[in-house]
Molecule: small-subunit ribosomal RNA
Organism: uncultured bacterium
RNA sequence: CCCUUAGAGUUUGAUCCUGGCUCAGGAUGAACGCUGGCGGCGUGCCUAACACAUGCAAGUCGAACGGACUUAAAUUGAAACCUAGUGAAGUUUAAGUUAGUGGCGGACGGGUGAGUAACGCGUGGAUAACCUGCCGUAUGCAGGGGGAUACCAACUGGAAACAGUUGCUAAUACCGCAUAAGCGCACAGUACCGCAUGGUAUAGUGUGAAAAGAUUUAUCGGCAUACGAUGGAUCCGCGUCCGAUUAGCCAGUUGGCGGGGUAGAAGCCCACCAAAGCGACGAUCGGUAGCCGGCCUGAGAGGGCGGACGGCCACAUUGGGACUGAGACACGGCCCAAACUCCUACGGGAGGCAGCAGUGGGGAAUAUUGCACAAUGGGGGGAACCCUGAUGCAGCGACGCCGCGUGGGUGAAGGAGUACUUCGGUACGUAAAGCCCUAUCAGCAGGAAAGAAAAUGACGGUACCUGACUAAGAAGCCCCGGCUAACUACGUGCCAGCAGCCGCGGUAAUACGUAGGGGGCAAGCGUUAUCCGGAUUUACUGGGUGUAAAGGGAGCGUAGACGGCAGUGCAAGUCCGGAGUGAAAGCCCGGGGCUCAACCCUGGGACUGCUCUGGAAACUGCAAAGCUGGAGUGCGGGAGGGGCAGGCGGAAUUCCUGGUGUAGCGGUGAAAUGCGUAGAUAUCAGGAGGAACACCGGCGGCGAAGGCGGCCUGCUGGACAGCAACUGACGGUGAGGCGCGAAAGCGUGGGGAGCAAACAGGAUUAGAUACCCUGGUAGUCCACGCUGUAAACGAUGGAUACUAGGUGUGCGGGGACUGACCCCCUGCGUGCCGCAGCUAACGCAAUAAGUAUCCCACCUGGGGAGUACGAUCGCAAGGUUGAAACUCAAAGGAAUUGACGGGGGCCCGCACAAGCGGUGGAUUAUGUAGAUUAAUUCGAUGCAACGCGAAGAACCUUACCAGGGCUUGACAUCCUACUAACGAGGUAGAGAUACGUUAGGUGCCCUUCGGGGAAAGUAGAGACAGGUGGUGCAUGGUUGUCGUCAGCUCGUGUCGUGAGAUGUUGGGUUAAGUCCCGCAACGAGCGCAACCCUUAUUGUUAGUUGCUACGCAAGAGCACUCUAGCGAGACUGCCGUUGACAAAACGGAGGAAGGUGGGGACGACGUCAAAUCAUCAUGCCCCUUACGUCCUGGGCUUCACACGUAAUACAAUGGCGGCCAACAGAGGGAUGCAAAACCGCGAGGUGGAGCGAACCCCUAAAAGCCGUCCCAGUUCGGAUCGCAGGCUGCAACCCGCCUGCGUGAAGUCGGAAUCGCUAGUAAUCGCGGAUCAGCAUGCCGCGGUGAAUACGUUCCCGGGCCUUGCACACACCGCCCGUCA
Repeated sequence: CCCUUAGAGUUUGAUCCUGGCUCAGGAUGAACGCUGGCGGCGUGCCUAACACAUGCAAGUCGAACGGACUUAAAUUGAAACCUAGUGAAGUUUAAGUUAGUGGCGGACGGGUGAGUAACGCGUGGAUAACCUGCCGUAUGCAGGGGGAUACCAACUGGAAACAGUUGCUAAUACCGCAUAAGCGCACAGUACCGCAUGGUAUAGUGUGAAAAGAUUUAUCGGCAUACGAUGGAUCCGCGUCCGAUUAGCCAGUUGGCGGGGUAGAAGCCCACCAAAGCGACGAUCGGUAGCCGGCCUGAGAGGGCGGACGGCCACAUUGGGACUGAGACACGGCCCAAACUCCUACGGGAGGCAGCAGUGGGGAAUAUUGCACAAUGGGGGGAACCCUGAUGCAGCGACGCCGCGUGGGUGAAGGAGUACUUCGGUACGUAAAGCCCUAUCAGCAGGAAAGAAAAUGACGGUACCUGACUAAGAAGCCCCGGCUAACUACGUGCCAGCAGCCGCGGUAAUACGUAGGGGGCAAGCGUUAUCCGGAUUUACUGGGUGUAAAGGGAGCGUAGACGGCAGUGCAAGUCCGGAGUGAAAGCCCGGGGCUCAACCCUGGGACUGCUCUGGAAACUGCAAAGCUGGAGUGCGGGAGGGGCAGGCGGAAUUCCUGGUGUAGCGGUGAAAUGCGUAGAUAUCAGGAGGAACACCGGCGGCGAAGGCGGCCUGCUGGACAGCAACUGACGGUGAGGCGCGAAAGCGUGGGGAGCAAACAGGAUUAGAUACCCUGGUAGUCCACGCUGUAAACGAUGGAUACUAGGUGUGCGGGGACUGACCCCCUGCGUGCCGCAGCUAACGCAAUAAGUAUCCCACCUGGGGAGUACGAUCGCAAGGUUGAAACUCAAAGGAAUUGACGGGGGCCCGCACAAGCGGUGGAUUAUGUAGAUUAAUUCGAUGCAACGCGAAGAACCUUACCAGGGCUUGACAUCCUACUAACGAGGUAGAGAUACGUUAGGUGCCCUUCGGGGAAAGUAGAGACAGGUGGUGCAUGGUUGUCGUCAGCUCGUGUCGUGAGAUGUUGGGUUAAGUCCCGCAACGAGCGCAACCCUUAUUGUUAGUUGCUACGCAAGAGCACUCUAGCGAGACUGCCGUUGACAAAACGGAGGAAGGUGGGGACGACGUCAAAUCAUCAUGCCCCUUACGUCCUGGGCUUCACACGUAAUACAAUGGCGGCCAACAGAGGGAUGCAAAACCGCGAGGUGGAGCGAACCCCUAAAAGCCGUCCCAGUUCGGAUCGCAGGCUGCAACCCGCCUGCGUGAAGUCGGAAUCGCUAGUAAUCGCGGAUCAGCAUGCCGCGGUGAAUACGUUCCCGGGCCUUGCACACACCGCCCGUCA
């Protein structure tokens, strides 16, 4: 300088971190599912080194040899025929075949990976310790003999395989003899050289060992020696998996001398001698595995693998053995043993596919019993040639890689069809059809190679070329919730199913299934398995250990690794140069050949390594000699609960003895057990015994840690400051090892006061094997021994150096000062605060968790589990070391916001308290539950359902039930036809309805007078109507509730990695986040308050139906009452005090009203899947001669029982009677309110003035006053029932209200519990209205009379703010543990 390094999902309400799990990529000798056109190049039993039928895979040489056989020729020629010849048998020659002897080759080639953790493999060396057939080169030689033997023949044995005996014969078979060279051996020299034994050359003596011939006469062979080449053998350095829950191993073991043995060194083997050798740098043992070049992945470093191809090794059914040979301890040789298979005449034999095909078996799974020696190569041969399942080819398999095709152009009526739809349309979609064009592949026909330099081609009539021909014969698979590219409909309804992780599915599923559409890849696509990657998740590159997993309990110290200052030398590490090697293939780059590519050829690079060699000397190392700063020694000091031993002391508890003294003591939340009249407790005196040492005492001291506390003595360890005399790196750390090590526990022997596990009793409690109480044994104490663990904690290993400060404290030293203080400097220790820096944050911060170096220990998701097994220690208890199966997708740390707490602080509310009156008991009314029923329609269910929806169920209402009817419908729109519509009454029927009569009545608009139209009715057809059917958990709207509580948020800024915080917290104050002050905040919004209505005062205006200072009326008037418009008034405005000079509070003045004057309307962000599909609206689902609609009757009014809400009571503050006469407010009134008058005891009736109402009516207000009753189930109470009436209404039986007379129930103030109310309130009294034909004890309003109490905020309930804890977040009705099913 160049190239290279990508992340995501998942723990939470959210956040940051730690940490695991999962995914996206690449790869494969693959398999499976769906699908499948062609070609090229590769590749194909990963499992049973399981068993194998059949065929083939190693033969060849007649030019080594004797035979045998066949053919041909020549020749001799028997017998016979009869002479033409045929011709037995023999000889010679030639050609051919070959059983045997002999030679060479069967040690190569081919297969497999069982064994092997090894000099097996890789790499680099060594052999002066070795061998080498065939091949090459060189020199020399081959003379002369001998005896056998197979074949064959005869005989014998045997089922066979085969064997034996006798006889004959040849050789390049075998054996002597001769000759032979420094060829071998022995002896003893010389020269030179090296790396120790030693090597090379050479003179001498003795001794030993060779040979083979064949032939076509070209040649081919044979022997000896030497060299070369090739191949092999042995040795060595380094490297080469896991386990220490394998720590000791070894007896030929280690070495020596001698001998044997080998091609050769060697305990390789043997005799003797010595006692060595290996091992924490991992021996031995166990498990696994052929090794490498390389292959896959990766940015790299690494990790995984070793199939095909190439090198090496090992093996050939299993185990052992040797023979032959140049070479084997031999895949297709031999022998033995074993297992298995086969043959057998049972005596005995035969066999070895991990060669190529093939078979069975195993398995998820892996091919043809093919062709050829044409090429390449191998064996034999002189050669021709023979052999060759090596090899070359072909076949099968999408198993992999590569290439090609399944058409191209044009084509909008955007066709048909399909899907969706808001019904308009949109999408598939130029896609198709149609028209034009082309022919790669496949198919048909013709030609036709290279591969072989002369002949010879399995492949193969193959590659390739040409021609004609038809868009024809050629597309699937997976996916579409996020990760991750791609969306809708229907079906299903926690079912069926999906799923790599998170997770989908319980009626509107983009996640299941199907369809349409879309995305991706493509002759493939998905799934599964395995490996690497992502994973910095084992971290060399490149991690951590205060709290997430992780510092050993602590020290001394061995090995090891690490180490101060200044020089010298060496050159092991290190750096530079050179040389050898790093096989080929593969990889990268360049070039080339198959049309391209895959594939192949070729050149270069690389192969990061190892070895040899020359140099450099900074750093590390080593050697010798120095230095003083690290470390240590010395001298004289002071501090200390440091340790061990001995002795002494007082207080207290308990016990014993004696005295005084009497009924209790003790104990607790309250009690009881217990002790005590046999005298306790209490108190005094004396004594005994054991244990612990109050005050001082202190984030003070000492010690390595555990730990150490009365006083004195003895012995003893360490630290500290001062001085600077001595040694001279002597140091730091420290695996193993050794000693120390709280409490409890164990052993032996003492001791035992108090305390106190276990245990007993008493309480508490649902229980209470606990907490509390009374007792009480081990133990606690001492001596000696064992145990060896703790939240042994600063949850923080040790050492050294450096890096702002401030402030305490303990022990020293120094300075200054007259001096005690004070002050300054300095060392060691011990605390707090704090900067930089670090950290996920919390926090740490010179006593580091900062910056660096060194050493040790430890961690790698949660659970299982510190468990099991093994080993080891222990008397035991137990300790140390320490897994796996299985299971989960988390487990965790820190911090944030909420919610919560039988946490804390502050504050509020009829929340409690203080009061008044109730409920809960009675009867009745009403609602609900439950039960019942043909139906008792439905909804509302803690507060926040229950006199609620319902401001009024006899029919209607009405939704429910029974029965009777209707089916385009009771209601809406559209179409056709007809008819005005309407109205009246008759018969049947429970009615709906049906039948029938039509007395009346004939309307509106336009008109060409024919008619048409609107509205209405009837009939018909279908679209549709209809549903109080479901889902309030699909919704809108409305409402409740927290709560009229004071809160809820935003913008900008700031702080924090972030969630978030700040603001909104704090000090005050308020009813209030109301206001003030302060403040990294400054502002703003929704809430609060105010603005609105009403009420209380007043002014003014206006005055009729109101009012009247006019005796009444009329009239007049508008001061007053009143009405209703507009104003005023109240704002802490004024004064004082307090407060901070504020906000504000308290008191006062004035005022009708005083501190939001009283009341109302008004309800923030949100919570409760709160309520309502039956007010209404509405998605989806469901019903359609019914789940719609009409009618009659019934039901909603039932009734052993339970609850809620009310009414009336239980009486004298009362009941009853009476008289008299008062005083309201707010409402209502035309299908209405109704006066006077009359009738009725009364409800009511008759009547009808007046009034659409400040005019008239409802309308009488009631509590009040006087009298009586005299405490009773009553002159209280009025339920229930009987009789007689009244009213409304079509109709009061189920099922209305009222009146009169009679009847006269429970009830004598209400258990546990519980509700409302703080002033014109509670309580009490009556009046009105809505609904409504009639029907309130309910509801909504109105006024009259008119209290008590609030010390206060400890407690109950609810709420607000701050703070704290948290394992909760569906938020304490949470979470969660154990047992059982």